[in-house]
Context: one part of a larger RNA
RNA sequence: GGAUGAAUGCUGGCGGCGUGGAUGAGGCAUGCAAGUCGAACGGGUUUAGACCCGUGGCAGACGAGGUAGGAACACGUAGGUACGUACCGAGAAGUCAGGGAUACUCCGGUGAAAAUCGGCAUAAUACUUGAUAGUCCCUUCGGGGUAAAGAUUUAUCGCUUCUUGAACGGCCUGCGGUCUAUCAGCUUGUUGGUAAGGUAACGGCUUACCAAGGCUACGACGGAUAGGGGAGGUGAGAGCCUGGCCCCCACCGAUGGAACUGAGACACGGUCCAUACUCCUACGGGAGGCCGCAGUCGAGAAUCUUCCGCAAUGGACGAAAGUCUGACGGAGCGACGCCGCGUGGUGGAUGAAGCCCUUAGGGGCGUAAACACCUUUUAUGAGGGAGGAAGUUUAUUGACGUUACCUCAUGAAUAAGGGGCUCCCAACUCUGUGCCAGCAGGAGCGGUAAUACAGAGGCCCCAAGCAUUAUCC
Numbered sequence: 001g002g003a004u005g006a007a008u009g010c011u012g013g014c015g016g017c018g019u020g021g022a023u024g025a026g027g028c029a030u031g032c033a034a035g036u037c038g039a040a041c042g043g044g045u046u047u048a049g050a051c052c053c054g055u056g057g058c059a060g061a062c063g064a065g066g067u068a069g070g071a072a073c074a075c076g077u078a079g080g081u082a083c084g085u086a087c088c089g090a091g092a093a094g095u096c097a098g099g100g101a102u103a104c105u106c107c108g109g110u111g112a113a114a115a116u117c118g119g120c121a122u123a124a125u126a127c128u129u130g131a132u133a134g135u136c137c138c139u140u141c142g143g144g145g146u147a148a149a150g151a152u153u154u155a156u157c158g159c160u161u162c163u164u165g166a167a168c169g170g171c172c173u174g175c176g177g178u179c180u181a182u183c184a185g186c187u188u189g190u191u192g193g194u195a196a197g198g199u200a201a202c203g204g205c206u207u208a209c210c211a212a213g214g215c216u217a218c219g220a221c222g223g224a225u226a227g228g229g230g231a232g233g234u235g236a237g238a239g240c241c242u243g244g245c246c247c248c249c250a251c252c253g254a255u256g257g258a259a260c261u262g263a264g265a266c267a268c269g270g271u272c273c274a275u276a277c278u279c280c281u282a283c284g285g286g287a288g289g290c291c292g293c294a295g296u297c298g299a300g301a302a303u304c305u306u307c308c309g310c311a312a313u314g315g316a317c318g319a320a321a322g323u324c325u326g327a328c329g330g331a332g333c334g335a336c337g338c339c340g341c342g343u344g345g346u347g348g349a350u351g352a353a354g355c356c357c358u359u360a361g362g363g364g365c366g367u368a369a370a371c372a373c374c375u376u377u378u379a380u381g382a383g384g385g386a387g388g389a390a391g392u393u394u395a396u397u398g399a400c401g402u403u404a405c406c407u408c409a410u411g412a413a414u415a416a417g418g419g420g421c422u423c424c425c426a427a428c429u430c431u432g433u434g435c436c437a438g439c440a441g442g443a444g445c446g447g448u449a450a451u452a453c454a455g456a457g458g459c460c461c462c463a464a465g466c467a468u469u470a471u472c473c
Stems, first nucleotide, its partner, number of pairs: 001473004006469005013341006019334002026297003030294003035058003040055006065252003075176007083169003088165008096130004106119005136145003150157002178224003185215003190212008227249004231242004254275005277288004305331001307330003313327001314325004344374004354365004379410006388400001417462005422443003428457005438445002
């Protein structure tokens, strides 16, 4: 000198764009954040619209948040293959005949509640049996095995099987990026083999048996620290430091563990168990998980609104209309940062008053003010007024938004501070104080003439900021 997710002190007019819980991954009141489909089905309410409950399907594995753990194929890069894929695209073939249940409702019972038990009846694209069978699977090549669901306004939308594409994922490997030897030996599923199991798939992944291997000063093992990258800061570069916002990847969801469903999870707003904590209770038993958006308490130097809207973009569901969407689009708060604008312009000397200095003559603040004329950025008021809107055409659809922007009116009107002035380092005098009170980044100032303390005048630097502290180059 530059930089910051900063904080603190003094000060503070406006706008645009960004940015804002870095500490306790501490605890959380309240509201909202994931639903949708009547063109799968049963029932109920209703006056014609329509609405509700349940079964069922798809979606809740995305999006949103956080960085605790992890030194590891976690990440980056370059490769590999023994694998999988709902939705989407292309192609081929098929969609036949049956069956038994069950929820909601109704009847009865238990319980404070959460909830739960028994019984009658009923539907489906729910469940299930048989048939059919090839480009599918197995095969000793003889053969054996596996499927389907309907709806309808008759346009279509579905369903089953196979092949393929696209995109996404699983797994494996080479290389790369922290510190520590005051950690030197580590390892028994350990290293390899055979067989079996398991998986979508390879594999000690698991098990039995056999062998005794495997790693290590090119740092094993242990300990400490840490999410990684694209990137960011600085620097002429080499390098050094950092990983907040945005993007990609990984991991996590009170703590620990487990599986179920499913194409996909071992699942933040699903289930079960255990633990701690909080809450309800009729003491028998139950309920909960903001590291979603707001908000609250705590701790802290310190970090925002319990806002508006689905109009746009995107997502889920739906044939669609549409519904949902704290994603997102916006507004609000904070000079937290960057950028831009303004706080007026021209004239004006008897160089007014006042203050300061003085050699008492004068000098400085200073064209500065007053005063005259002008302008209206900004401010305020009034009027007009978008784009963002695409969706076959017409019509309709804007949270922001009384917006941006344009025109007119009023009137200099609404707007300047902070730090410094011995040297480093731009800028000096007076008064007070008297090694006191105090200053200070370093050198150092202060003990009676202090340009270094305190006040004042003047001056210097930056400016809606200016300084200080912390950290990095």
A computed fold for a 473-nucleotide part of an RNA from Patescibacteria group bacterium UBA3466, annotated as small-subunit ribosomal RNA, 5' domain. The coordinates come from a structure-prediction model, not an experiment, and the mean pLDDT is 87.